[in-house]
RNA sequence: AGGGUUUGAUCCUGGCUCAGAGUGAACGCUGGCGGCGUGGAUUAGGCAUGCAAGUCGAGCGAUCUGUUAUAUUGAAGUAGAGUGAGGCUUCGGCCGAUCUUUAUGGAAAUAUAGCUGAUAGCGGCAAACGGGUGAGUAAUGCGCGGGUAACGCACCUUAUGGAGGGGGACAGCUUCGGGAAAUCGGAGGUAAUACCCCAUAAUCUUUUAAGCCUGAAAUGGCUAUAAAGCAAAGAUGGCCUCUUACUUCGGUAAUGCUAUCACCGUAAGAGCGGCUCGCGUCUUAUCAGGUAGUUGGUAGGGUAACGGCCUACCAAGCCAAUGACGAGUAGCUGGCCUGAGAGGGUGGUCAGCCACAUCGGGACUGAGACACUGCCCGGACUCCUACGGGAGGCUGCAGUCGAGAAUAUUUCCCAAUGGACGAAAGUCUGAGGAUGCGACGCCGCGUGAGGGAUGAAGGUUUUCGGAUUGUAAACCUCUUUUAUUGUGGAGGAAAGUUCUGAUAGUGAAUAAUUAUCGGGAUUUGACUGUACUCAAUGAAUAAGCCACGGCUAACUCCGUGCCAGCAGCCGCGGUAAUACGGAGGUGGCGAGCGUUACUCGGUUUGACUGGGUGUAAAGGGUCCGCAGGCGGCCAAAUAAGUGACAGGUGAAAUCUCUCAGCUCAACUGAGAAACUGCCUUUCAAACUGUUUGGCUCGAGGCCGGAAAGGGAGAGCGGAACUGCCGGAGUAAAGGUGAAAUUUGUGGAUAUCGGCAGGAACGCCCGUGGAGAAGUCGGCUCUCUGGUCCGGCUCUGACGCUCAGGGACGAAAGCUAGGGGAGCGAACAGGAUUAGAUACCCUGGUAGUCCUAGCUGUAAACGAUGGGCACUAGGUGUUCGUUCUUUUAGAAUGAGUGCCGCAGAUAACUCGUUAAGUGCCCCACCUGGGGACUACGGCCGCAAGGCUAAAACUCAAAGGAAUUGACGGGGGCCCGCACAAGCGGUGGAACAUGUGGUUUAAUUCGAUGCUACGCGAGGAACCUUAUCCAGGGCUUGACAUGUUGGAAGUAAUCCUGAUGAAAGUCGGGAUGACUGGUAACCAGUCCAGAACCAUCACAGGUGCUGCAUGGCUGUCGUCAGCUCGUGCCGUGAGGUGUUCCCUUAAGUGGGAGAACGAGCGCAACCCUCGCCCUUUGUUGCCACCCGUUUAGCUUUUAGUUAAACGGAGCACUCUAAGGGGACUGCCCGCGUUAAAGUGGGAGGAAGGUGAGGAUGACGUCAAGUCCGCAUGGCCUUUACGCCCUGGGCUACACACGUGUUACAAUGCCUGUUACAAUGGGGGGCCAACCCGUAAGGGGGAGCAAAUCCAUCAAAAACAGGCUCAGUUCGGAUCGAGGGCUGCAAUUCGCCCUCGUGAAGCUGGAAUCGCUAGUAAUGGCGCAUCAGCAACGGCGCCGUGAAUACGUUCCCGGGCCUUGUACACACCGCCCGUCAAGCGCUGAAAGUGGGGAGCACCCGAAUCCCUAAUUUAUUAAGGCCACGGUGAAUUCCAUGAUUGGCGCUAAGUCGUAACAAGGUA
Repeated sequence: AGGGUUUGAUCCUGGCUCAGAGUGAACGCUGGCGGCGUGGAUUAGGCAUGCAAGUCGAGCGAUCUGUUAUAUUGAAGUAGAGUGAGGCUUCGGCCGAUCUUUAUGGAAAUAUAGCUGAUAGCGGCAAACGGGUGAGUAAUGCGCGGGUAACGCACCUUAUGGAGGGGGACAGCUUCGGGAAAUCGGAGGUAAUACCCCAUAAUCUUUUAAGCCUGAAAUGGCUAUAAAGCAAAGAUGGCCUCUUACUUCGGUAAUGCUAUCACCGUAAGAGCGGCUCGCGUCUUAUCAGGUAGUUGGUAGGGUAACGGCCUACCAAGCCAAUGACGAGUAGCUGGCCUGAGAGGGUGGUCAGCCACAUCGGGACUGAGACACUGCCCGGACUCCUACGGGAGGCUGCAGUCGAGAAUAUUUCCCAAUGGACGAAAGUCUGAGGAUGCGACGCCGCGUGAGGGAUGAAGGUUUUCGGAUUGUAAACCUCUUUUAUUGUGGAGGAAAGUUCUGAUAGUGAAUAAUUAUCGGGAUUUGACUGUACUCAAUGAAUAAGCCACGGCUAACUCCGUGCCAGCAGCCGCGGUAAUACGGAGGUGGCGAGCGUUACUCGGUUUGACUGGGUGUAAAGGGUCCGCAGGCGGCCAAAUAAGUGACAGGUGAAAUCUCUCAGCUCAACUGAGAAACUGCCUUUCAAACUGUUUGGCUCGAGGCCGGAAAGGGAGAGCGGAACUGCCGGAGUAAAGGUGAAAUUUGUGGAUAUCGGCAGGAACGCCCGUGGAGAAGUCGGCUCUCUGGUCCGGCUCUGACGCUCAGGGACGAAAGCUAGGGGAGCGAACAGGAUUAGAUACCCUGGUAGUCCUAGCUGUAAACGAUGGGCACUAGGUGUUCGUUCUUUUAGAAUGAGUGCCGCAGAUAACUCGUUAAGUGCCCCACCUGGGGACUACGGCCGCAAGGCUAAAACUCAAAGGAAUUGACGGGGGCCCGCACAAGCGGUGGAACAUGUGGUUUAAUUCGAUGCUACGCGAGGAACCUUAUCCAGGGCUUGACAUGUUGGAAGUAAUCCUGAUGAAAGUCGGGAUGACUGGUAACCAGUCCAGAACCAUCACAGGUGCUGCAUGGCUGUCGUCAGCUCGUGCCGUGAGGUGUUCCCUUAAGUGGGAGAACGAGCGCAACCCUCGCCCUUUGUUGCCACCCGUUUAGCUUUUAGUUAAACGGAGCACUCUAAGGGGACUGCCCGCGUUAAAGUGGGAGGAAGGUGAGGAUGACGUCAAGUCCGCAUGGCCUUUACGCCCUGGGCUACACACGUGUUACAAUGCCUGUUACAAUGGGGGGCCAACCCGUAAGGGGGAGCAAAUCCAUCAAAAACAGGCUCAGUUCGGAUCGAGGGCUGCAAUUCGCCCUCGUGAAGCUGGAAUCGCUAGUAAUGGCGCAUCAGCAACGGCGCCGUGAAUACGUUCCCGGGCCUUGUACACACCGCCCGUCAAGCGCUGAAAGUGGGGAGCACCCGAAUCCCUAAUUUAUUAAGGCCACGGUGAAUUCCAUGAUUGGCGCUAAGUCGUAACAAGGUA
């Protein structure tokens, strides 16, 4: 920074689209680690559970717990004494419950006092912060900057002063009661830093009054004056120095002193708030008027405070196109994203402000709230309930459900930072710090490093050689970030507490305490054994995603076959897809990569920077004109705009720069800069503004002239037309391409005269005039508007433009009344036509005309808004003025045309009448369609007009110019193109090809001209193609290679069986080759050849001529097609190649921004025509000689004819080489000249002498894969190969090309002439013989100027036929033969005899030919065994007619013109209908939402009044919610209905593009 996309190409306009950056993202595939950030954007939807605001016992009483002391009581147990139920007994006595008592013991309890801890309650402070969210809000908000002379403040700081006395309650508690519960009530009694009263008091408050100061202003400040009013609370530590109390006289203590904290008043500060002002702050006019507390005033109330904030009264104001009011949307900002910037978008995290806390209303408390985790009331919802009543509010942190594409842990800790409370320890803190989850983002690291070529294997591809993957791997050496395991291990900690020291303050104090500075001790970490470090192990644990047609870096193979699919735009896919899917390779990025969504950019595509409006979208139909915008010259003042210095502010963070801290970075810290803004003071005075005073050039007035279809009204006029009347007159008139409808014998049309009517005004008339435009045209009069010219006349900027507004405004149309000749929508009829609701014709109503109104639109156009100024000219014309040398010219104004410089423009074009250069104002445009539409509003009688969207849909739509092509456009020219002629085809029969049909098969190809006697210049088998039926072979009929085998083998010959043949299975005979193998030969052996088997492969007339080569047809033997350099054009492109003359020709000449050149044309080549030279056998034979034969005669002989032989090369001829023709000569024309043209001379030939060969750039995806070659695909015991038979030869029919005819210019018979080209060895075949003939026999000659086919036929001569289905015609059929061939049935040719069909010159239509041509006659050749040949290719003979001419048909060339065509007119393209899909309008209605009005009801609170001062109650006022009513607005839906758009091959026509066939 640009790129792609409209076209065949170009330039422009213009939209769509891409590359960039970004995100609180989501989705797909993938996923190693760490750091730092970040994470409910949707339902301000509902919420289980836990936690998120408490703290203070150093304010208070009480309670509980623990402990100490004192006092009291005093249990169990132990010991002693007494008692002795009962039992036992050796009768001696013993054991012994129970009870009593003494001592000890000390559990436990109670009371008092102290201490420790805890706490429900009273009380204080906090709870108004912190945290969340963005519903509402377009201004009661926010941002920036001011004001408060209109204000407040708890905690904190400073200063100052004070804290005296007294009182009564209420919780808790006890008790009683109600209730399921929540909780409530009664009685009793209690403390305070709770509450109340009194005192005291000021620089406090209120009132009174005086002076001074600041200031714009006093309601402010200061100094004095007077009166009235208002305050408090203690707690803890220490000490008894003073005082006092008690005293055991030691002392203890408080009501004392002291310290700290707390308390009260006042003043100030800091900080935080309230209110207020200016500026800024989205869309919509399809929202234009809004507002009654509304705007202001007075008085009062209320507030911390101003204020309609509230109330009463008074006035009628206030806001609004500089957008009020309404509707929609939205928290605002610092910032963030993007951008070069200006801008545009956005407001998540962080920070400031605001608003909200389930929805709505309300106040209370308090310094602060109308209060997220307070209260009251109402609504909705959820929960509990004993049905009577109650409870609740996650938009705090986690978490859950729901909806959603989508957003995390019901974690740890108060260790740090901060907050509340507290004297403090401390407690609380989902603020905060940490942690978990998520690649959501940014940043960093890693997934190894070095070496390593047999360039391994494998993959992919291949032209089969190779290439690539690729140093990549393996392998070797090394490292260890990360990982795992273990070792060590910071920092975040500062405080705090306690002891102690010093200094200082208070103090009576060495006590205590406070402040500061030290020292010692002790204690505090959620994260966490974290960061970091070391060691060990081992390349070990770690790569994907997207793309690869262009834009856009990166290419091949396979699969698929307009299918499946891709796609951001253009567009890919219909058999060779770099675009689909897979693979290999490559490119990009990388723990990510893509996609989707959104924003900015690119986009100067809303243009301030920085666009336009003649034709691309766009100038209002025209003018007037209010607001608004802009505005001439001079001077002065001012300082609003403007500029400059300075000051204040512009929070922090962010951005930028520098430095620094984490190993780097991200991140973070510090400093600087910046924050482009706002405010204030001062200064300047050029410009703009304002004020004042002047000026005359802008503008206007006045005077004098001028022209004109300017406007309105009235009157008048002639021509024409139509009608009527009359005359005269007769059969048509009229109309058309041609007709008909129509008029006319009832007298038309044509003609003459008269009368009537309406409309329009010929010639003059002119790119001439006038008007703002629309428009205005006979003549005269009246009224009236504007313009121009001249003037040393006046005013003095009075001007320009103009949103809204107003006026005018063609035609058609509407209303009412007239008028109505002609014309003439609708309508009728006649034609045309496939149809003809049209074009043409005959009629004809509204209308056209007038008057009065309405409508308000046009391609209302110069498709060009108005004004002013400037910027070369030339040439016409209209109206003035001036001058001159006066048929006229010049100058100067105002118009109106053409050409043109500079300049402009995409180009066309514009060019002093700008579309140039500037200034001012207005209007309008922003892709095409939908849509000059819908809805709404305004206007209109209606028709309709003005204003004016969206959904949806396309990637274009468009302008100008270029090259072609085309035109039922034009001009010029050519061609057997027409015309003029001659002969045909189309009718018949046959031949042949094609279509069709048939068939087992009728192989394939060729299909307008340019297929159809074409490939095929020879289909009985073969050919021949599997076309059909059938039988066989499988490395094959044919080629090359590999491996193995390989001598009675290969090969050759004979032969058997089977078979239709091919083949298969056999037998026999002969019987191998080449090279080497040391030394002569041989053998052996080896290798090769041949054969067999195997593997590669062969083979294919199978497909694709739309993958190709080559070749060919056609336009067309038409005259064209291009290039280099230069020039012109922004460019495509043009020029040259156009123009004039000329030609067969882009042939030549001249002109000319072209000059040259190439491929074509022509010429060079071949043949024919004239001459010359050379050549001379097989050709020729004139002259000469000879021989033979025949005839004649004058018969030794001569002569004539023929043949032969010499001789010869004159002629013909042969085949080589030359000459000749060039507009060279003459006359006319032509442009002086030229090219040339008409005529002529000469010449064998004359204007290219005739014919041939020769075919430019290209077109038709023309034809051919079946001539050949060839890519790809397909096939491989078959689509290959061999073979037999059949088919290609079919036959209702249609067409093409031919042959033979239809006859007398003929046919038949006979006789007699004259050719040329070619061919001949498996050949041509002579003489002669046989046969009617085809043919057979025969065998001479000839590889050919020698021999042969070979006698040409038509013609000529003679005869016959005599107009008929014939002596024309010969098809068809029968019989008999011949020939070729293995074979003649399907399916050959020929001969003879017989048979004797159609056909008597051919409809519409159509073909060939311009001279040795047409026509006509025969002959030869190729192919070939033979033949379908009447075809094809050649040859010679006989041998015409006609061309005035270019109007027309066809084809072509050049120039020009139009074009909406470019696949190019076989083009393009329109509308209805039918089908599918989508969108939208209307619609009886239906459902829902918003907002307001009127009325009803009216909770809680507050206010007010009353009761009785409080508490409380009652009445009233205000009022949320709720209800009713009428209207309003928006959304959704709605039978049916209107429209639009889109959709490969639907229907009907053909409207437009060419003169598009009616411009």

Predicted 3D model of a 1559-nucleotide RNA (small-subunit ribosomal RNA) from a metagenome. The RNAcentral record of the sequence draws on SILVA. Its Rfam family is "Bacterial small subunit ribosomal RNA". The coordinates come from a structure-prediction model, not an experiment, and the mean pLDDT is 83.